Large-subunit ribosomal RNA, domain I from a Thermaceae bacterium, 604 nucleotides, folded computationally.
[in-house]
Context: one part of a larger RNA
RNA sequence: UGCACAUGGUGGAUGCCUGGGCAUCAGGAGCCGAUGAAGGACGUGGGAGACCGCGAUAGGCCUCGGGGAGUUGUCAACCAAGCUGUGAUCCGAGGGUGUCCGAAUGGGGAAACCCAGCACCCGGAUAAUAAAGGGGUGUUACCCGCACCUGAAUUCAUAGGGUGUGUGGAGGGAACGCGGGGAAGUGAAACAUCUCAGUACCCGCAGGAAGAGAAAACAAUUGUGAUUCCGUGAGUAGUGGCGAGCGAAAGCGGAUGAGGCUAAACCUGUAUCGUGUGAUAGCCGGCGGGCGUUGCGGUAUGGGUGUUGUGGGGCGUUGUCGUGGGGCCUCUGCCGGGGUUCCGGGUGUGGUGUGGCGUGUUAGCGGAAGGCCUCUGGAAAGGGUCGGCGUAGAGGGUGAGACCCCCGUACGUGAAAACAUGCUGUGCUGUGUCGGAUGAUGUUUCCCCGAGUAGCAGCGAGCUCGUGGAAUUUGCUGUGAAUCUAGCGGGACCACCCGUUAAGCCUAAAUACUACCUGAUGACCGAUAGCGGACAAGUACCGUGAGGGAAAGGUGAAAAGUACCCCGGGAGGGGAGUGAAAUAGUACCUGAAACCGUGUGCAU
Numbered sequence: 001u002g003c004a005c006a007u008g009g010u011g012g013a014u015g016c017c018u019g020g021g022c023a024u025c026a027g028g029a030g031c032c033g034a035u036g037a038a039g040g041a042c043g044u045g046g047g048a049g050a051c052c053g054c055g056a057u058a059g060g061c062c063u064c065g066g067g068g069a070g071u072u073g074u075c076a077a078c079c080a081a082g083c084u085g086u087g088a089u090c091c092g093a094g095g096g097u098g099u100c101c102g103a104a105u106g107g108g109g110a111a112a113c114c115c116a117g118c119a120c121c122c123g124g125a126u127a128a129u130a131a132a133g134g135g136g137u138g139u140u141a142c143c144c145g146c147a148c149c150u151g152a153a154u155u156c157a158u159a160g161g162g163u164g165u166g167u168g169g170a171g172g173g174a175a176c177g178c179g180g181g182g183a184a185g186u187g188a189a190a191c192a193u194c195u196c197a198g199u200a201c202c203c204g205c206a207g208g209a210a211g212a213g214a215a216a217a218c219a220a221u222u223g224u225g226a227u228u229c230c231g232u233g234a235g236u237a238g239u240g241g242c243g244a245g246c247g248a249a250a251g252c253g254g255a256u257g258a259g260g261c262u263a264a265a266c267c268u269g270u271a272u273c274g275u276g277u278g279a280u281a282g283c284c285g286g287c288g289g290g291c292g293u294u295g296c297g298g299u300a301u302g303g304g305u306g307u308u309g310u311g312g313g314g315c316g317u318u319g320u321c322g323u324g325g326g327g328c329c330u331c332u333g334c335c336g337g338g339g340u341u342c343c344g345g346g347u348g349u350g351g352u353g354u355g356g357c358g359u360g361u362u363a364g365c366g367g368a369a370g371g372c373c374u375c376u377g378g379a380a381a382g383g384g385u386c387g388g389c390g391u392a393g394a395g396g397g398u399g400a401g402a403c404c405c406c407c408g409u410a411c412g413u414g415a416a417a418a419c420a421u422g423c424u425g426u427g428c429u430g431u432g433u434c435g436g437a438u439g440a441u442g443u444u445u446c447c448c449c450g451a452g453u454a455g456c457a458g459c460g461a462g463c464u465c466g467u468g469g470a471a472u473u474u475g476c477u478g479u480g481a482a483u484c485u486a487g488c489g490g491g492a493c494c495a496c497c498c499g500u501u502a503a504g505c506c507u508a509a510a511u512a513c514u515a516c517c518u519g520a521u522g523a524c525c526g527a528u529a530g531c532g533g534a535c536a537a538g539u540a541c542c543g544u545g546a547g548g549g550a551a552a553g554g555u556g557a558a559a560a561g562u563a564c565c566c567c568g569g570g571a572g573g574g575g576a577g578u579g580a581a582a583u584a585g586u587a588c589c590u591g592a593a594a595c596c597g598u599g600u601g602c603a604u
Stems, first nucleotide, its partner, number of pairs: 001603009015589001016554002020525002022522007029514002031172002039101003042055003046079002049075003052059001061095006070083003106115003116140007126130001142169002144166007176207001177205005187194001191241001217224002228255005238246002259506003262450001266304010282291002285335003309484001311449004315442007324343007345434018364413003370386001373384003387404002389393001395407003455479007465491001486501005541548002561588001564575004
């Protein structure tokens, strides 16, 4: 030095474990914010720090409930000083306090800092009057709406300025939604049309969902009847350097289910402008008689009416049914009719407040039944034996496998207060209606039925559709209709036929998502895994910054964490002791390999 055997060190694999993760499902909740958010800085405890809690009332204050014996959060012990059956600590609900920064908003600013104005109060302060420095509370940003006051160029005016007011805005938020912009790597085996993809990303805006939505729709000679979502139709019809690829719809089967309001014509009120007499166009009709700028037209605005495609409505004529009361007007009288106002009543609907009842959520409470003997063991829940409960044999813990030991579980039960939701009563307020409803009829008649719109042309976009024969939808530019004997569509276009009525608005549900709360589940992980993070983790550390970003779990059933003695300066050991075990000794379960020793044997 090598080999073999034995025995150690080092190291931290493996096995077992889990306080942490991951995924899915169900239910809830779906916003927070100038009444100052989200997120932070700095403080706050009797004793250094970190986390958590809290805010100068600072490990906490008040009230109302629950609960019932200890307690002053965790790391994390120890000591001190307290609290507590006059009910503490703790749990829940409601309130109070809530420094400074932050939209940050009195001005400034290099966030958590600096500097102010005004009002009131404290204090100085005493016997009374009273100043400065000082302290406290409140207030002072901008924009928008509304009301009012002022007020230029410029006479009226307008712009502008100011005051007051508003449960107006501002900022934050994971995904889902709608809109405005909008790539490239890639694929096409290169690449340019094309694709990736209207994706990623940026911006704006909103809601608990959003968007869409009550046919100018489909269909095809039969019919359907708003929208949305799912399955199918179907990788079909199509489209496509007819390459790569892209890719419907009707119909059918389901989920859900809901329909409404206006513009216009016509009547009428108000304001304003124009026009207007030859007293006539006006004043409800009949007769007689009377009034007098009442009229007509335009514009603006309010009320009534009206809302449809077997076309509808207005207007005129007419039928049937119905029509609370009073006053006034309609010159007067009579008849009939109309208008307006007041008092009531019936009925529907919206907002807001309040009462009652129910359900649920936010603390809880009750909750069955096993012992003994015995065996092994450190320990019984294991083996043996004899029993019991079960609307409970889910699960976890307890010195090893526990239905009956503990927490629970099934089941039952519970709220002073707050919140959610349903039903019901009631107050205030807005609004509709009953004061008309419905039908017929008229037309040679008359009026209305959403205009810089539809259509057309040019250039684009979007639809399965890449310009194609290219409809339908849509943007910009130009041009530019019609009102029912009308318009649009049915894939150029024309005819016939069929469907439908654009150019106004609203609309629950079925659908999407999960930052957040609760519960459950897993042929999900088990510390190089699973979230980056089971531990002081978005920490330490790195970077000027945007940003990047770790490592690190396990004594034992219980600290019983080795009194005492010895060696040593200590570290660390040897005895002794604890423990089932100390080769379980805070470098701690198991303790592989590489690597390094020791002993013995053999070889050289």

Taxonomically the source falls in Thermaceae (Bacteria, Deinococcota, Deinococci, Thermales).
The coordinates come from a structure-prediction model, not an experiment, and the mean pLDDT is 80.